[in-house]
RNA sequence: GUGUUGUAUAGAGGCGCGGGCUAUUAUCAGUACCUGGGGCGAGCUUGCCGAAGCGAUGAGCCUCAGGGAAAGGAAUACCCGCCGAAGCCGGUUUUUUAAGGCAGGAAACCCGGCUGGGCUUGUGGCUGAACAAGCACAAGACUGUCAUCCGGCGUAUCCGCGCCGGGUGGAGCGCUAUCUCACCG
Numbered sequence: 001g002u003g004u005u006g007u008a009u010a011g012a013g014g015c016g017c018g019g020g021c022u023a024u025u026a027u028c029a030g031u032a033c034c035u036g037g038g039g040c041g042a043g044c045u046u047g048c049c050g051a052a053g054c055g056a057u058g059a060g061c062c063u064c065a066g067g068g069a070a071a072g073g074a075a076u077a078c079c080c081g082c083c084g085a086a087g088c089c090g091g092u093u094u095u096u097u098a099a100g101g102c103a104g105g106a107a108a109c110c111c112g113g114c115u116g117g118g119c120u121u122g123u124g125g126c127u128g129a130a131c132a133a134g135c136a137c138a139a140g141a142c143u144g145u146c147a148u149c150c151g152g153c154g155u156a157u158c159c160g161c162g163c164c165g166g167g168u169g170g171a172g173c174g175c176u177a178u179c180u181c182a183c184c185g
Base pairs, nucleotide, nucleotide: 001183002182003181006179008178009177010176011175014083016082017081018080019079020078022077023076024075025074033067034066035065036064037063038062039061040060043054044053045052047102048101049100086115087114088113089112090111091110093108094107095106096105097104116143117142119140120139121138122137123136125135126134145170146169147168148167149166150165151164152163153162154161155160
């Protein structure tokens, strides 16, 4: 100097990612629930079955009056861990919801696959109290990175190298720097 060997080290992308029995606020909601009055009235309690419990001493439903939440989700602040950060899809197993079974939901490990990142818009589906947020798909420009091509500038005889701008394309199993390894001098 070239290449890029490696269970090596350290970094970059930015409205960057994730977490918190943290704090506050709004929403949830005048809902669930409790008490009292009135009316109907024999069934009611979970998605279903069974079991269990409640119910003419009126369950349950409707209405009036009084009282009246919480969790999840959201925003802000702070703290913590980070840059496949993380998210999503599919599958097996286990736990839980649940006192038995089925279905569904939630969580964890593992395996396989997709996505560089955030944003905006749309679609319909799921979830949700929600027109919030999230998820899936599609489109759009933006941004970071590498490769390649074009133009300009600098160094320079040229080659080459570096920087700026632009076009096209790829993907994070990537990229940059250092170390290590190999080769050449």

The RNA shown here (Lysine riboswitch aptamer) has 185 nucleotides and comes from a Selenomonadales bacterium. The source organism's lineage runs through Bacteria, Bacillati, Bacillota, Negativicutes and Selenomonadales. Its mean pLDDT, the model's own confidence on a scale to 100, is 76. Rfam family: Lysine riboswitch aptamer. Its family is annotated with lysine biosynthetic process in the Gene Ontology.